Context: one part of a larger RNA
RNA sequence: CCCUUGUUAAGGAACUCGGCAAAAUAGCGGCCGUAACUUCGGGAGAAGGCCCGCCUAAAGUUAAUUCUUUAGGCCACAGCAAAAGAGUCCAAGCAACUGUUUACCAAAAACACAGGUCUCUGCUAAAGCGAAAGCUGAUGUAUAGGGACUGACGCCUGCCCAGUGCUGGAAGGUUAACAGGAGAUGUGAUUUAGCAUCGAAUCGAAGCCCCAGUGAACGGCGGCCCUAACUAUAAGGGUCCUAAGGUAGCGAAAUUCCUUGUCUGGUAAGUUCAGACCCGCACGAAUGGCGUAAUGAUUUGGACACUGUCUCAACAAGGGACUCG
Numbered sequence: 001c002c003c004u005u006g007u008u009a010a011g012g013a014a015c016u017c018g019g020c021a022a023a024a025u026a027g028c029g030g031c032c033g034u035a036a037c038u039u040c041g042g043g044a045g046a047a048g049g050c051c052c053g054c055c056u057a058a059a060g061u062u063a064a065u066u067c068u069u070u071a072g073g074c075c076a077c078a079g080c081a082a083a084a085g086a087g088u089c090c091a092a093g094c095a096a097c098u099g100u101u102u103a104c105c106a107a108a109a110a111c112a113c114a115g116g117u118c119u120c121u122g123c124u125a126a127a128g129c130g131a132a133a134g135c136u137g138a139u140g141u142a143u144a145g146g147g148a149c150u151g152a153c154g155c156c157u158g159c160c161c162a163g164u165g166c167u168g169g170a171a172g173g174u175u176a177a178c179a180g181g182a183g184a185u186g187u188g189a190u191u192u193a194g195c196a197u198c199g200a201a202u203c204g205a206a207g208c209c210c211c212a213g214u215g216a217a218c219g220g221c222g223g224c225c226c227u228a229a230c231u232a233u234a235a236g237g238g239u240c241c242u243a244a245g246g247u248a249g250c251g252a253a254a255u256u257c258c259u260u261g262u263c264u265g266g267u268a269a270g271u272u273c274a275g276a277c278c279c280g281c282a283c284g285a286a287u288g289g290c291g292u293a294a295u296g297a298u299u300u301g302g303a304c305a306c307u308g309u310c311u312c313a314a315c316a317a318g319g320g321a322c323u324c325g
Stems, first nucleotide, its partner, number of pairs: 001320008010311002014309001019306001027052001029051004037042001039152001053074008075079001080085001087304007094296002099111002115150007127136003153291004158221003163218002165214005172209003179202001183198005222240005249283001250280001261277005
């Protein structure tokens, strides 16, 4: 010096990205007492406070010097006498929850989930595996099975069917082979018959074009100019474009570039945090929107307690390092 431990004056997070680590809390003991919020179950062991050993006596009680209460006494630094054994609170984001996951850098806000919706499927089901036989689905039968999206619960889920997709429609257009056969050519010495080859019109399914529907299908959800008797702003007006121009709710947000936006709060001091504002670069409604009790080895901010994290380091123990073997 390194590792693993222990103790530490005064201070007590000043450390640090961050209380990381450590310390602290601690009783399947008693009594008291417990808030907001809430889905009335919870939250909750909330928080917080007091007591706790042994001996004697009395009363009640017991199977029991068993337990309780009261009064008195005794000892210690200490009576849950050791060990083991929750730190707590406030506020916010995300995900309802228990669960699952990158075996060996990620446990999460990711996946799943119950619930919701759409869609396919009438049974030799749809769907899937398989050249096939056959099997799964299922010894099931639409309260069933498959696929897709969303993700408890509460309040809700706006407008656009122009494009793409899907579903339905079948009048017309287009359209393959087949059918058809006007005609043409060769051969037949010439002509005809015949044979061979080529071949127009016509006919001709689905599909596509076409016509409708459909968004919890893929998706999309404007611009410019002007205007009120201070100013500012614009309820309002004009105009262009569009399939339609973003509704409710939320909003500097896990989304805000400018940005440490502005205001308020918290601090002596706050790029973080909370509450507002709305000028949303570039939120927005099942690629769900907004809330939400409980839950979380989740993320963020704050407080109390506590501490060698630090001011600032010291000492001690064990094991290494060093020397010899």
This is a predicted structure of a 325-nucleotide part of an RNA (large-subunit ribosomal RNA, domain IV) from an activated sludge metagenome. The full RNA is in RNAcentral, with records from SILVA. Rfam family: Bacterial large subunit ribosomal RNA.